Transfer RNA from Methylomirabilales bacterium (SeqCode), 75 nucleotides, folded computationally. It matches the Rfam family "tRNA". The family's RNA type in Rfam is transfer RNA. Model confidence (mean pLDDT): 80 of 100.
């Protein structure tokens, strides 16, 4: 320098392929319930420019292009 692989919620990720309407899980975290208190349990509550820009589309986390960051590989 080329190729490939990741990037989504505070953390771990699925969601991509084959576009569809509010973007979701588990832990954590706040809130109540319970308790002498606290944990453990039992309700509730998503906090997020989907790593950035642009572009295709009636619609893009998802297609396309570029550039950012990190990993592997080849030279």
């Nucleotide at each position: 320098g080329c190729g490939c692989c990741u990037g989504u919620a505070g953390c771990u990720c699925a969601g991509c392929c084959c576009g569809g309407a509010c973007a979701g899980a588990g832990c954590a975290a706040c809130g109540g319930c319970c308790u002498c208190c606290g944990g453990a349990g039992c309700c509730g509550u998503g906090u997020g420019u989907c790593a950035g820009a642009g572009g295709u589309u009636c619609a893009a986390a998802u297609c396309c292009u570029c550039u950012c960051a990190g990993g592997c590989g080849c030279g």